Description:
The prediction has a mean pLDDT of 88. Predicted 3D model of a 478-nucleotide part of an RNA (small-subunit ribosomal RNA, 5' domain) from a metagenome. The RNAcentral record of the full RNA draws on SILVA.
Context: one part of a larger RNA
RNA sequence: GAACGAACGCUGGCGGCAUGCCUAACACAUGCAAGUCGAACGAAGGCUUCGGCCUUAGUGGCGCACGGGUGCGUAACGCGUGGGAAUCUGCCCUUUGCUACGGAAUAACUCGGGGAAACUCGUGCUAAUACCGUAUGAUGUCGCAAGACCAAAGAUUUAUCGGCAGGGGAUGAGCCCGCGUAGGAUUAGCUAGUUGGUGAGGUAAAGGCUCACCAAGGCGACGAUCCUUAGCUGGUCUGAGAGGAUGAUCAGCCACACUGGGACUGAGACACGGCCCAGACUCCUACGGGAGGCAGCAGUGGGGAAUAUUGCACAAUGGGCGAAAGCCUGAUGCAGCGACGCCGCGUGAGGGAUGACGGCCUUCGGGUUGUAAACCUCUUUCAGCAGGGAAGAAGCGCAAGUGACGGUACCUGCAGAAGAAGCACCGGCUAACUACGUGCCAGCAGCCGCGGUAAUACGUAGGGUGCGAGCGUUGUCC
Numbered sequence: 001g002a003a004c005g006a007a008c009g010c011u012g013g014c015g016g017c018a019u020g021c022c023u024a025a026c027a028c029a030u031g032c033a034a035g036u037c038g039a040a041c042g043a044a045g046g047c048u049u050c051g052g053c054c055u056u057a058g059u060g061g062c063g064c065a066c067g068g069g070u071g072c073g074u075a076a077c078g079c080g081u082g083g084g085a086a087u088c089u090g091c092c093c094u095u096u097g098c099u100a101c102g103g104a105a106u107a108a109c110u111c112g113g114g115g116a117a118a119c120u121c122g123u124g125c126u127a128a129u130a131c132c133g134u135a136u137g138a139u140g141u142c143g144c145a146a147g148a149c150c151a152a153a154g155a156u157u158u159a160u161c162g163g164c165a166g167g168g169g170a171u172g173a174g175c176c177c178g179c180g181u182a183g184g185a186u187u188a189g190c191u192a193g194u195u196g197g198u199g200a201g202g203u204a205a206a207g208g209c210u211c212a213c214c215a216a217g218g219c220g221a222c223g224a225u226c227c228u229u230a231g232c233u234g235g236u237c238u239g240a241g242a243g244g245a246u247g248a249u250c251a252g253c254c255a256c257a258c259u260g261g262g263a264c265u266g267a268g269a270c271a272c273g274g275c276c277c278a279g280a281c282u283c284c285u286a287c288g289g290g291a292g293g294c295a296g297c298a299g300u301g302g303g304g305a306a307u308a309u310u311g312c313a314c315a316a317u318g319g320g321c322g323a324a325a326g327c328c329u330g331a332u333g334c335a336g337c338g339a340c341g342c343c344g345c346g347u348g349a350g351g352g353a354u355g356a357c358g359g360c361c362u363u364c365g366g367g368u369u370g371u372a373a374a375c376c377u378c379u380u381u382c383a384g385c386a387g388g389g390a391a392g393a394a395g396c397g398c399a400a401g402u403g404a405c406g407g408u409a410c411c412u413g414c415a416g417a418a419g420a421a422g423c424a425c426c427g428g429c430u431a432a433c434u435a436c437g438u439g440c441c442a443g444c445a446g447c448c449g450c451g452g453u454a455a456u457a458c459g460u461a462g463g464g465u466g467c468g469a470g471c472g473u474u475g476u477c478c
Base pairs, nucleotide, nucleotide: 001478003476004475006474007473008472009471010470013345014344015343016342017341019338020337021303026301027300028299030298031297032296035062036061037060040059041058043056044055045054046053047052069256070255071254078181079180080179081178082177083176084175087173088172092169093168094167095166096165097164098163099162100134101133102132103131109124111122112121113120114119140149141148142147154161155160182228183227184226189219190218191217194216195215196214197213198212199211200210201209231253232252233251234250235246236245237244238243258279259278260277261276262275281292282291283290284289309335311334312333313332317331318329319328320327321326348378349377350376351375358369359368360367361366382419384414385413386412387411388410392405395402396401422467423466424465425464426463427448428447429446433462434461435460436459437458443450444449
């Protein structure tokens, strides 16, 4: 000198764009953050012009594995980059074929019972795109072959939406490898499923992934093992570069969801707002037993030098469901707060000497503040008031209509210089000097150093210098 997710002190007019718990992955009151489909199904209630329509608890389907948060753990195929073969992939695209015949239940509901509650038990009835059986069944799977085996679901407004099996694609994901990726040797030896083989099991899939048996291997000064620290990257800051430091916001990947473990469902999870077990904590309880998980958005307490509203809207973009209308969406779009940062603008412009008053200094002559003020002539940005007033809208819908932001931006008019300047410094480095007070005191200080009676170095004033809605200080990095 540059930079910052900064903080602190003094000060503070406006706007735009960004940005805002770096500390306790500490604990959380309250509200919201994932639903949707009646064109899968029965039922109940309501309306009815008897055509039908509306609402929904339940069964069922899809979604809830996305989106959003955090950085605990991890020195690792975790990440980056480049390859690989032994794999899966819902919805989507393309293509081939099929969609036949039956059955038994069950929730809702009824009745009865238990419990303080959470909830739960029994009886009876019922539907389906829920469940099961039979058939068909190859270009599918297994097999050398013969052969064996495997499916489906319908709905309605009659035009569509679906269902099943197979091939291909796209997308997404799992796995393996080369290279790169922090410090410590005051860590030198580490290793028994350990290293390899055979066989088996398991998985979507290769593999000690797991197991039985066999062999005795495998790693290591080219740093194994151990300890400490740490999410990685694109990037960011600095620097002429090489490099050094860093990994907030945005984007990609990974890991985690009170702590630890486990599986279930599913195309996909070992699942933040699912389940089970254990633990700590909090809450309810009729003491028998139950409920909970903000590292989602707001918000609270706590910690801290320090970091915001319990806001508006689904209008746009995107996502889920739906044939659609539409519903949901603290994703997102916006608004609020903070000079936290960057950028822009303003706080007036021209004239005005007898160089006023006042202040300060003085050699008492004067000098300086200083064209500064007053005064004259103008202008009106921004703020204020009034009138007008968007684009963002594409879609959807027969039509009417549909904007949170927002009466915002923007345009026009009105009044009046009117409402708007501070902060640090002035011994040298380093731009800027005098007076008074103080008297090694009080104090200053980045370094050198100032202060003990004439202090340009302390404090105040006048003057000056620098920057300016900021200016200084502190911290960190280059």